This is a predicted structure of a 71-nucleotide RNA (transfer RNA) from a Lachnospiraceae bacterium.
RNA sequence: GCGCCAUUAGUUCAUCGGUAGAAUACGACCUUCCCAAGGUUGAGAGGUGGGUUCGAUUCCCAUAUGGCGCU
Numbered sequence: 001g002c003g004c005c006a007u008u009a010g011u012u013c014a015u016c017g018g019u020a021g022a023a024u025a026c027g028a029c030c031u032u033c034c035c036a037a038g039g040u041u042g043a044g045a046g047g048u049g050g051g052u053u054c055g056a057u058u059c060c061c062a063u064a065u066g067g068c069g070c071u
Base pairs, nucleotide, nucleotide: 001070002069003068004067005066006065007064010024011023012022013021018054026042027041028040029039030038047063048062049061050060051059
């Protein structure tokens, strides 16, 4: 220098154009003498900037970071 892959909640992962889900963590409540465990419930996310589209996490381009390969 070139190519490929990844980037989603505090963390680890889903989601093949139509309301972004789960686990764990966190808050509240229940249970318990207390803690732990358990139960109910709540809040929390699309790397950044553009484009296509009625509608984009999803398709396209650029860019950032990390990883792998080639030279």

Its mean pLDDT, the model's own confidence on a scale to 100, is 83. It matches the Rfam family "tRNA". Rfam classes the family as a transfer RNA. The same sequence occurs in records of 2 taxa.